[in-house]
RNA sequence: GCCUCCUUAGCUUAGUGGCAAAGCAGCGGUUUUGUAAACCGCAGACACUUGUCCGAUUCAAGUAGGAGGCU
Numbered sequence: 001g002c003c004u005c006c007u008u009a010g011c012u013u014a015g016u017g018g019c020a021a022a023g024c025a026g027c028g029g030u031u032u033u034g035u036a037a038a039c040c041g042c043a044g045a046c047a048c049u050u051g052u053c054c055g056a057u058u059c060a061a062g063u064a065g066g067a068g069g070c071u
Stems, first nucleotide, its partner, number of pairs: 001070007010024004018054001026042005047063005
């Protein structure tokens, strides 16, 4: 220098055009003399910019970061 792949909640992962899902973690409550466990509930995310589309986490281009390969 070139090519390929990845980026979704604090963490680990789903979701291939129409509602963003779950587990753990966090917060509140019930229960208990108290703690833990259990149960109920709450909050929390699509890396960024532009484009296509009636509609984009999803498709396209670029940027940033990361991983791998070739030279």